[in-house]
RNA sequence: CCGCGCUAAGCGGGGAGCUGGCGAUGCCCUGAACCUGCGAUCGCCUAGCAGGGCCUAGAUCCCCGCCCGAGGCGGCUCGGGUUCGGUUGAAACCGGUGACUGCGGCGUCGAUGGCCGGGUCCCGGGCAAUGAGGCCCCGUGAACCGUGUCAGGACCGGGAGGUAGCAGCACUAAGCGGGUAACCUCAUGUGCUACGGGGUAGCCCGGCCGGAGCUGGCGGCCGGUAGUUCGCCGGGUUCGGGUCCGUCGACGGCGGGGUGCGCGG
Numbered sequence: 001c002c003g004c005g006c007u008a009a010g011c012g013g014g015g016a017g018c019u020g021g022c023g024a025u026g027c028c029c030u031g032a033a034c035c036u037g038c039g040a041u042c043g044c045c046u047a048g049c050a051g052g053g054c055c056u057a058g059a060u061c062c063c064c065g066c067c068c069g070a071g072g073c074g075g076c077u078c079g080g081g082u083u084c085g086g087u088u089g090a091a092a093c094c095g096g097u098g099a100c101u102g103c104g105g106c107g108u109c110g111a112u113g114g115c116c117g118g119g120u121c122c123c124g125g126g127c128a129a130u131g132a133g134g135c136c137c138c139g140u141g142a143a144c145c146g147u148g149u150c151a152g153g154a155c156c157g158g159g160a161g162g163u164a165g166c167a168g169c170a171c172u173a174a175g176c177g178g179g180u181a182a183c184c185u186c187a188u189g190u191g192c193u194a195c196g197g198g199g200u201a202g203c204c205c206g207g208c209c210g211g212a213g214c215u216g217g218c219g220g221c222c223g224g225u226a227g228u229u230c231g232c233c234g235g236g237u238u239c240g241g242g243u244c245c246g247u248c249g250a251c252g253g254c255g256g257g258g259u260g261c262g263c264g265g
Stems, first nucleotide, its partner, number of pairs: 001265006010054002012030004021045001022043003034052005061258007071248005076242012089230003092225006100219001102218002104215003113209008121198004126192003129188006136179005146171004154163003
């Protein structure tokens, strides 16, 4: 060095999680990744366990370094949703403002102010108006218990005559209905350019004095209210993004190194 036989090794790996820690099942990623059974709970704890199979030692084996990099985890950061607390920043609301280089309104057809008179206010009566009632007028109005006249009939009487009296008729009381010019009484969220008295802070009207301001209606400014809307600040929770940082890192690529036993030639 060659041939035959055998054995070690290999037949996946990684991330988070679980765990005091480790490995495995389960989840996720990657990948061409033997078969059966067991497990969110297992384990003979450097290793999955039990059984079977394939392949094999210059190779589909083992070790080291570098590159690329799926994906995971942590941090940082950005954005959205939701929720809690705070906040005058804006909107909203309330009050004020010496007139503010703002706007508007009033003002020499006379502002603010001052004086006078009247009104608005209170009391009293008056007049009017309206309403109610009364008086008055008309109509109606009593089986008997109202009036008058009382047919018939009744009673008394020898008779003349007399008595009470129903119906009817007429009238009337209370009551009812209507009218109501005047008169009387009462009332009034009424009117009075009628009267007397009181009061007069403010407001309105008028007159006089005087001669240039007045006005918070809007803006501005100042102060306040509430947390309703928007915004801002902080916290919780949830979803998503990042050419960012750190960490682990499958697959793939490159380079270097290592690899047993027996028999025969």

Annotation:
Bacterial large signal recognition particle RNA from an Actinomycetota bacterium, 265 nucleotides, folded computationally. The organism belongs to Actinomycetota, within Bacteria. The model forms 92% of the base pairs in the Rfam consensus. The sequence is in RNAcentral, with records from ENA. It is recorded under the gene name ffs.